[in-house]
RNA sequence: CGAGUCAGCCAGACAGUCGCUGUGCCUUCGGGCGCAGAGGAAAGUCCGGGCUCCGCAGAGCAGGAUGCCGGCUAACGGCCGGGCGUCGUGAGGCGACGGAAAGUGCCACAGAGAAUGAACCGCCGAUGGUUGAUGCCUCGCAAGAGGUGUCUUCACAGGCAAGGGUGAAAAGGUGCGGUAAGAGCGCACCGCGUUCGUGGCAACACGGGCGGCAGGGAAAACCCCAUCCGGAGCAAGACCAAAUAGGGGGGCAAUAGCGUUGCUCGCGCUGUCCCCGGGUAGGUUGCUUGAGCCGGCGGGUGACCGCCGGCCCAGACGAAUGACUGUCACGGCAUCGCAAGGUGCCGACAGAACCCGGCUUACCGGCUGACUCACUGC
RNA sequence: CCACCCGUAGCUCAGCUGGAUAGAGCGAUGCCCUCCGGAGGCAUAGGUCACAGGUUCGACUCCUGUCGGGUGGGCCA
Repeated sequence: CGAGUCAGCCAGACAGUCGCUGUGCCUUCGGGCGCAGAGGAAAGUCCGGGCUCCGCAGAGCAGGAUGCCGGCUAACGGCCGGGCGUCGUGAGGCGACGGAAAGUGCCACAGAGAAUGAACCGCCGAUGGUUGAUGCCUCGCAAGAGGUGUCUUCACAGGCAAGGGUGAAAAGGUGCGGUAAGAGCGCACCGCGUUCGUGGCAACACGGGCGGCAGGGAAAACCCCAUCCGGAGCAAGACCAAAUAGGGGGGCAAUAGCGUUGCUCGCGCUGUCCCCGGGUAGGUUGCUUGAGCCGGCGGGUGACCGCCGGCCCAGACGAAUGACUGUCACGGCAUCGCAAGGUGCCGACAGAACCCGGCUUACCGGCUGACUCACUGC
Repeated sequence: CCACCCGUAGCUCAGCUGGAUAGAGCGAUGCCCUCCGGAGGCAUAGGUCACAGGUUCGACUCCUGUCGGGUGGGCCA
């Protein structure tokens, strides 16, 4: 200097004018003065927890979620560390990463054969058989008959799974030996299974022995195993006030209905449920002091935890947190200029609603730190 | 706030226990028929299966995450 990787942070600044929400003080009750006032995601509502209520949370089934190991935490599907796999030259990234010998089902088309292994082309045809030639032996006067061996022929019986071909996938792979041809048939290495030892809390790694190898894929098919899960949600819940027709119809009636989402039992309540019709759409509280924020010290590789000191930091509900002007800064675009520079325009995603911890998604730009690779110079 | 559903041709919908050309009706376009139009007949075109990623040999279908749209529930008596 170029190209990258990871982690963290910011989200224009200042001044003036006019407003909005909450709140404190003063007041001549008209108002005046002061203080505070959105985010890293406030979002999606995808997980987890707090809080509140449900006659306390009980049992079984069903259902859902998670899924290598260890740790953190209030909890988690989150985070941290490690293992394994995979991608990258590397810094590093990514991983729905339990079980397919528990069971059931699936693998279209092609192909001989797709999971109880199969034989289309092909190779062989050792052995048995066939064709031809021929040697030897026995019997016979001879023609010939019988037996046996060698070579040859066919590819009939049969053997094989190496090669070809099909397919996403073909029943361990490569090499040597072996054989009629072949084949874990034998051996070496790799892979696999099993067992023992060593290291590690563990996942797992390494090493030795044994076994020629035993059933391919898929569980984001059903399923099995392990762990976890009661339901509802601030319109929860509590108090006050207002209003009205406690009216009509229907179902079920204690073997019922509702409370607690599906079923059964248990528990609680007693008329209850549905439809039509009617009424109200107010106030207070919950409400913001909290697994809180900032700084320091200490423990831990880290997530995180402990101690000390300081601080109070939005609480709206027709839902505030804004608009305009000026100066400066940054980035982009256009234009003028040889250049320095000037002028004009634009400025991201988005908006608290009971509160927290996460995840995911959106986002103009800028800053900082650590590290990697390549080139050059010293 | 909570629960749930849907997205496939211009419109309304099938297909979704994965299997290779994604269909149907209406509509559109062209031709025939008619003096003209309608009706009728014949033919044709038209698809990012909402988007992205993954699982699988193979995805409209299964899984995950987004985007858009829709439905229902909640007070008093």
Predicted 3D model of RNase P RNA and transfer RNA as a complex of 455 nucleotides. It holds a member of the Rfam family "Bacterial RNase P class A". Rfam's curators write: Ribonuclease P (RNase P) is a ubiquitous endoribonuclease, found in archaea, bacteria and eukarya as well as chloroplasts and mitochondria. The coordinates come from a structure-prediction model, not an experiment, and the mean pLDDT is 80.